[in-house]
RNA sequence: AUCCUGAUAGUUCAAUGGCAGAAUGACAGUCUCCAAAACUGUGGAUCUUCGUUCGAAUCGAAGUCGGGAUG
Numbered sequence: 001a002u003c004c005u006g007a008u009a010g011u012u013c014a015a016u017g018g019c020a021g022a023a024u025g026a027c028a029g030u031c032u033c034c035a036a037a038a039c040u041g042u043g044g045a046u047c048u049u050c051g052u053u054c055g056a057a058u059c060g061a062a063g064u065c066g067g068g069a070u071g
Base pairs, nucleotide, nucleotide: 001070002069003068004067005066006065007064010024011023012022013021018054026042027041028040029039030038047063048062049061050060051059
């Protein structure tokens, strides 16, 4: 330099173009003499910009960062 691949919640991962979920962690409550465990609830995210579309996490373009291949 070119090509391939990935980026979603604090973390690990889902989601056929049609309401972005789960586990775990955090917080609150129930329980308990207190705590742990258990149970219930709450909040929390699509790397950035542009485009296609009635509608984009998903499709296209460019960029940023991580990983890999070639030379």
Molecule: transfer RNA
Organism: Erysipelotrichaceae bacterium